Predicted 3D model of a 73-nucleotide RNA (transfer RNA) from a Candidatus Micrarchaeota archaeon.
Its Rfam family is "tRNA". Rfam's curators write: Transfer RNA (tRNA) molecules are approximately 80 nucleotides in length. It is annotated as a transfer RNA.

RNA sequence: GCGGCUGUAGUCUAGCCUGGUAGGACAUGAGGUUGCCAAUCUCAGGGCCCGGGUUCAAAUCCCGGCAGCCGCA
Numbered sequence: 001g002c003g004g005c006u007g008u009a010g011u012c013u014a015g016c017c018u019g020g021u022a023g024g025a026c027a028u029g030a031g032g033u034u035g036c037c038a039a040u041c042u043c044a045g046g047g048c049c050c051g052g053g054u055u056c057a058a059a060u061c062c063c064g065g066c067a068g069c070c071g072c073a
Stems, first nucleotide, its partner, number of pairs: 001072007010026004020056001028044005049065005
């Protein structure tokens, strides 16, 4: 330098192909339960790597970048 794959919350991840309310687990916070803790139950906050395009509407499609991994040279 070229090609492929991946990027979603503090962490892990579903959804992406086939556009239409962004879901789960753990963690965190609050509350219930308990003599206290643990465990357990309920509730809450928090996210689509960046920029542009298409569209009524983009995490999803298209283009360019950035980062990581793999391969080729």
Its mean pLDDT, the model's own confidence on a scale to 100, is 85.